[in-house]
Context: one part of a larger RNA
RNA sequence: GACGAACGCUGGCGGCGUGCCUAACACAUGCAAGUCGAACGGAGUUACAGUUGGUGCUUGCACCGAUUGUAACUUAGUGGCGGACUGGUGAGUAACGCGUGAGCAACCUGCCGUGGAGUGGGGAAUAACACCGGGAAACCGGUGCUAAUACCGCAUAAAGUCAAGGUAUGGCAUCAUAUUUUGACCAAAGAUUUAUCGCUCCAUGAUGGGCUCGCGUCUGAUUAGAUAGUUGGUGAGGUAACGGCUCACCAAGUCGACGAUCAGUAGCCGGACUGAGAGGUCAAUCGGCCACAUUGGGACUGAGAUACGGCCCAGACUCCUACGGGAGGCAGCAGUGGGGAAUAUUGGGCAAUGGGGGAAACCCUGACCCAGCAACGCCGCGUGAAGGAAGAAGGCUUUCGGGUUGUAAACUUCUUUUAUGUGUGAAGAAACAAAUGACGGUAGCACAUGAAUAAGCCACGGCUAACUACGUGCCAGCAGCCGCGGUAAUACGUAGGUGGCAAGCGUUGUCC
Numbered sequence: 001g002a003c004g005a006a007c008g009c010u011g012g013c014g015g016c017g018u019g020c021c022u023a024a025c026a027c028a029u030g031c032a033a034g035u036c037g038a039a040c041g042g043a044g045u046u047a048c049a050g051u052u053g054g055u056g057c058u059u060g061c062a063c064c065g066a067u068u069g070u071a072a073c074u075u076a077g078u079g080g081c082g083g084a085c086u087g088g089u090g091a092g093u094a095a096c097g098c099g100u101g102a103g104c105a106a107c108c109u110g111c112c113g114u115g116g117a118g119u120g121g122g123g124a125a126u127a128a129c130a131c132c133g134g135g136a137a138a139c140c141g142g143u144g145c146u147a148a149u150a151c152c153g154c155a156u157a158a159a160g161u162c163a164a165g166g167u168a169u170g171g172c173a174u175c176a177u178a179u180u181u182u183g184a185c186c187a188a189a190g191a192u193u194u195a196u197c198g199c200u201c202c203a204u205g206a207u208g209g210g211c212u213c214g215c216g217u218c219u220g221a222u223u224a225g226a227u228a229g230u231u232g233g234u235g236a237g238g239u240a241a242c243g244g245c246u247c248a249c250c251a252a253g254u255c256g257a258c259g260a261u262c263a264g265u266a267g268c269c270g271g272a273c274u275g276a277g278a279g280g281u282c283a284a285u286c287g288g289c290c291a292c293a294u295u296g297g298g299a300c301u302g303a304g305a306u307a308c309g310g311c312c313c314a315g316a317c318u319c320c321u322a323c324g325g326g327a328g329g330c331a332g333c334a335g336u337g338g339g340g341a342a343u344a345u346u347g348g349g350c351a352a353u354g355g356g357g358g359a360a361a362c363c364c365u366g367a368c369c370c371a372g373c374a375a376c377g378c379c380g381c382g383u384g385a386a387g388g389a390a391g392a393a394g395g396c397u398u399u400c401g402g403g404u405u406g407u408a409a410a411c412u413u414c415u416u417u418u419a420u421g422u423g424u425g426a427a428g429a430a431a432c433a434a435a436u437g438a439c440g441g442u443a444g445c446a447c448a449u450g451a452a453u454a455a456g457c458c459a460c461g462g463c464u465a466a467c468u469a470c471g472u473g474c475c476a477g478c479a480g481c482c483g484c485g486g487u488a489a490u491a492c493g494u495a496g497g498u499g500g501c502a503a504g505c506g507u508u509g510u511c512c
Base pairs, nucleotide, nucleotide: 001511002510003509005508006507007506008505009504012381013380014379015378016377017376018374019373020339025337026336027335029334030333031332034081035080036079039078040077042075043074044073045072046071047070048069049068050067051066052065053064054063055062056061057060088292089291090290097217098216099215100214101213102212103211104210107209108208112205113204114203115202116201117200118199119198120154122152123151129144130143131142132141133140134139160185161184162183163182164181165180166179167178168177169176170175190197191196218264219263220262225255226254227253230252231251232250233249234248235247236246237245267289268288269287270286271282272281273280274279294315295314296313297312298311317328318327319326320325345371347370348369349368353367354365355364356363357362384414385413386412387411394405395404396403397402419449420448421447422446423445424444428439456501457500458499459498460497461482462481463480467496468495469494470493471492477484478483
């Protein structure tokens, strides 16, 4: 000098930040991922129209019921897109994990942009629903019906894929690219307010990822040898793709004092702190990458996961139970217990920025924007200003003359930052004509009131700025180091005075 700090004493205001560093301990409760009826069949509500039955009867009106159609709205289910983003944590990891620089003639990429081509014709189911049944529940089974942008054939195909050839060009070894011949194979879905929005195939771009390599990346030799899918080859399988990634066979290799293996510690970086620099230390907030989601394992779906708020199995734990069986996962935001020296509200809003769905209106969004708590940090402001000597009183001290507190106070004249009250009152709102602000009647502005509402903490032997009196008497105590205290202690305690910093001051801890 610095800090995500803590502790002691003290504490007026504002702005901007920051706030479980410990138990990756266990979690009550609420919320944190939905959306689309312009994909679909139902169900329900309301309105209108038609058909029909009944009642009242004033004989053409009212009411009630059934049924058909249209329109509007709601929505459990099928279906689509999104739940792989956002948000959290740092347990593991000494690794191509990260950083940096290259490579892929070894790869993938939903939504989005551009270009080209197409969208023909059929089929069989199933949830919802109805009925029946089982179960305490979670939920499950059977029979029957039905729709689709759900599912499955067929047609059409080439600039697509595969196989077999021909030609040309290029390269980086396997080869790549272009062109050409033949054969085989593969698509589609509709909705609608008629504006459009979709669907399928191909090419290309963009974005996002996957893989490989060079270099760098803590400590220990009181860890010296390690290794059998181990190292390489051939063949096969697998993958989006290369590869012992996996398997069969063959060979015996491969790594290591330039530190292998083992053990310990640790997420890495941009950065932060310090330092003249070189360097050293750290890895909070913010940003990039990685890993994890109660512990271990596994795959499914999908463009993308081996998936925090999805599934399955096993373990531990908690809860419900009719004992047969079930349910759960805060390292999301709040909050609770526990641990700890120690770390906040079970708040408001989608107004802004951004994200998901939707044609849109809009819906969702504990991301985010705000507010609350905490002197935890940084910055700013205030606690008054000018005059005022009879140098008042009081305190302390004294050589009793005085000295000092001290222009300090009183007193006089001012000011009103802050405070309180009253009035006014934003920007942030852009797209798009209108409407739309959680914060918030907040900030700001004007006026009024009245010095009014606001100072402490530490030190005073030397280092180190600042001294006397009393008490105590190697006691009580102080102390960072040197050291003070045993009867005049500037070093202990108190008082007066003084010095330093100041809404803080000191102590402790850690780093330079």

Predicted 3D model of a 512-nucleotide part of an RNA (small-subunit ribosomal RNA, 5' domain) from an uncultured bacterium. Rfam family: Bacterial small subunit ribosomal RNA.